[in-house]
RNA sequence: GGCAAUGUAGCUCAGUAGGCAGAGCACAUCCCUUUUAAGGAUGGGGUCCCGGGUUCGAGCCCCGGCAUUGUCACCA
Numbered sequence: 001g002g003c004a005a006u007g008u009a010g011c012u013c014a015g016u017a018g019g020c021a022g023a024g025c026a027c028a029u030c031c032c033u034u035u036u037a038a039g040g041a042u043g044g045g046g047u048c049c050c051g052g053g054u055u056c057g058a059g060c061c062c063c064g065g066c067a068u069u070g071u072c073a074c075c076a
Base pairs, nucleotide, nucleotide: 001072002071003070004069005068006067007066010025011024012023013022019056027043028042029041030040031039049065050064051063052062053061
C1' cells in the first nucleotide's frame, strides 16, 4: 500500500421490515443478612467513531474519512 471485518453505556456485547436506544457485568443509594461476601429494590450513565447524502424519518441504506483487527503484497 491492496482487500476484508469491526466501531452502540466504564467493560463485554445485542439491536432484520428504517419509526421513542437495550442487556449482562461494573458503579451509586437503600433494604436484608452469618462480619469487606451473597441476595433484593431503585437509580445514574449514550454526539450509536467523524463528515456528508438519501428519506417524512437513519444505530440500520449510500459516499468519503479515521481507528482497530485479520490477510496479501512491498521493503531499493